[in-house]
RNA sequence: GCCGAGGUAGCUCAGCCUGGGAGAGCACCACGCUGAAGACGUGGCUGUCGCGCGUUCAAAUCUCGCCCUCGGCA
Numbered sequence: 001g002c003c004g005a006g007g008u009a010g011c012u013c014a015g016c017c018u019g020g021g022a023g024a025g026c027a028c029c030a031c032g033c034u035g036a037a038g039a040c041g042u043g044g045c046u047g048u049c050g051c052g053c054g055u056u057c058a059a060a061u062c063u064c065g066c067c068c069u070c071g072g073c074a
Stems, first nucleotide, its partner, number of pairs: 001073007010026004020057001028044005050066003054062001
């Protein structure tokens, strides 16, 4: 330099193809339970969806450019 995969909550990821409510599990916090803790139950918090531009009534999702990570080729 070229090709491919990926970047979404603190962590692991789904959602993207087919545009319209941002989610799951774990973790964390509070309460219940307990002598206490764990487990369990109930409730709750947390997001510039890697960045920018464009298209659109509307973009995590589509276009273009860029950044980063991983793998392959040279």

The RNA shown here (transfer RNA) has 74 nucleotides and comes from Candidatus Nitrosopelagicus sp. The coordinates come from a structure-prediction model, not an experiment, and the mean pLDDT is 81. The source organism's lineage runs through Archaea, Thermoproteati, Nitrososphaerota and Candidatus Nitrosopelagicus. The same sequence occurs in records of 4 taxa. Rfam family: tRNA. By type it is a transfer RNA.